[in-house]
RNA sequence: CUGGAUGUGGCGCAAUGGGAGCGCGCCGGCUCUGGGAGCCGGGGGUUGGGAGUUCGAGUCUCUCCAUCCAGA
Numbered sequence: 001c002u003g004g005a006u007g008u009g010g011c012g013c014a015a016u017g018g019g020a021g022c023g024c025g026c027c028g029g030c031u032c033u034g035g036g037a038g039c040c041g042g043g044g045g046u047u048g049g050g051a052g053u054u055c056g057a058g059u060c061u062c063u064c065c066a067u068c069c070a071g072a
Base pairs, nucleotide, nucleotide: 001071002070003069004068005067006066007065010024011023012022013021018055026042027041028040029039030038031037032036048064049063050062051061052060
């Protein structure tokens, strides 16, 4: 330099163009024989940045950024 992949709560990942969710972790309450476990509830996201298409974008298009892979 060229091509490809990935980017979503603290971490790991889902999500047919239509209500942004799950597990672990965190906080609170209850309960059990302690470490701890179980149950219930809760907070936490400008979906990497910007623009476009669309009635509507995490999802489609363009561009930029970061990381990884391959090639030169």